[in-house]
Notes
The RNA shown here (FMN riboswitch aptamer (RFN element)) has 119 nucleotides. The model forms 100% of the base pairs in the Rfam consensus. Its mean pLDDT, the model's own confidence on a scale to 100, is 83.

RNA sequence: CAUAGUCUUCAGGGCGAGGUGUAAAUCCUCACCGGCGGUAUAGCCCGCGAGCCUGCAUGGCAGGUUGAUCCGGUCAAAUUCCGGAGCCGACGGUACAGUCCGGACGGGAGAAGGAGUGU
Numbered sequence: 001c002a003u004a005g006u007c008u009u010c011a012g013g014g015c016g017a018g019g020u021g022u023a024a025a026u027c028c029u030c031a032c033c034g035g036c037g038g039u040a041u042a043g044c045c046c047g048c049g050a051g052c053c054u055g056c057a058u059g060g061c062a063g064g065u066u067g068a069u070c071c072g073g074u075c076a077a078a079u080u081c082c083g084g085a086g087c088c089g090a091c092g093g094u095a096c097a098g099u100c101c102g103g104a105c106g107g108g109a110g111a112a113g114g115a116g117u118g119u
Stems, first nucleotide, its partner, number of pairs: 001118003006114005016030004031099002033089002035048004043087002051065006069085005091102003
């Protein structure tokens, strides 16, 4: 320095105010949040994870599905920066939920490090 495999650790944020109502952190107005890898720095470009569905059959594995952006500027290069205006957010519960409670002291893309191995 490299490293298939192996071990350890880590690995998601956010409802504050007002209104209506018997009741809403769920509706309405304003507010707030943004996993991982890639790439000129990205929630909305590409890919992945999670979630959801189906099958096998409960060991997990296989398949499917999976949200949302434009305009202007700078630059060699940016749907990533700057300016402006927008948009999106699984399932179950509950007055209809991205923000509450629950599955979840779960899973996990991946990140860092150790031993080992190779040079």